[in-house]
The RNA shown here (transfer RNA) has 73 nucleotides and comes from a marine sediment metagenome. Model confidence (mean pLDDT): 81 of 100.
RNA sequence: GUGUGGCUAGCUCAACGGGUAGAGCGCCAGACUCGUAAUCUGGAUGUUGUGGGUUCGAUUCCCACGCCAUACA
Numbered sequence: 001g002u003g004u005g006g007c008u009a010g011c012u013c014a015a016c017g018g019g020u021a022g023a024g025c026g027c028c029a030g031a032c033u034c035g036u037a038a039u040c041u042g043g044a045u046g047u048u049g050u051g052g053g054u055u056c057g058a059u060u061c062c063c064a065c066g067c068c069a070u071a072c073a
Stems, first nucleotide, its partner, number of pairs: 001072007010025004019056001027043005049065005
């Protein structure tokens, strides 16, 4: 340099025939306990990498760029 895959919550990942963005873990509060842990209940949290385009509507489709991984050179 070229090709391919990826980028979504604090972390690991879902959501792909375009229609209100979710789970597990973690975090906070409460219950339980002599106290902690475990368990149970409730709660908070996202400019979906950046910028454009298409569309009534984009995490999703298209383009450019950035970063990571990988193959080839």
The sequence is in RNAcentral, with records from MGnify.